[in-house]
Predicted 3D model of a 65-nucleotide RNA (transfer RNA) from a marine eukaryotic metagenome. It matches the Rfam family "tRNA". Rfam describes the family as follows. Transfer RNA (tRNA) molecules are approximately 80 nucleotides in length. It is annotated as a transfer RNA.
RNA sequence: CGGUAGCUCAAUUGGAUAGAGCGAAAGACUUCUAAUCUUUAGGUUGUGGGUUCGAGUCCCGCCCG
Numbered sequence: 001c002g003g004u005a006g007c008u009c010a011a012u013u014g015g016a017u018a019g020a021g022c023g024a025a026a027g028a029c030u031u032c033u034a035a036u037c038u039u040u041a042g043g044u045u046g047u048g049g050g051u052u053c054g055a056g057u058c059c060c061g062c063c064c065g
Stems, first nucleotide, its partner, number of pairs: 001065003006022004015053001024040005046062005
């Protein structure tokens, strides 16, 4: 300094119902596959506490790199 979806990463000074790409599943298209398009699922935001009306975001301990 970093740890957020299976992987790579966003999240603008605390105001969001946590998103994107890739991947996965289903459908459309196609003779079939691929490509393309559409839709869907998938997250205890490393972990345990604290502050706050409200925490991914601030504070403390611990774990991992």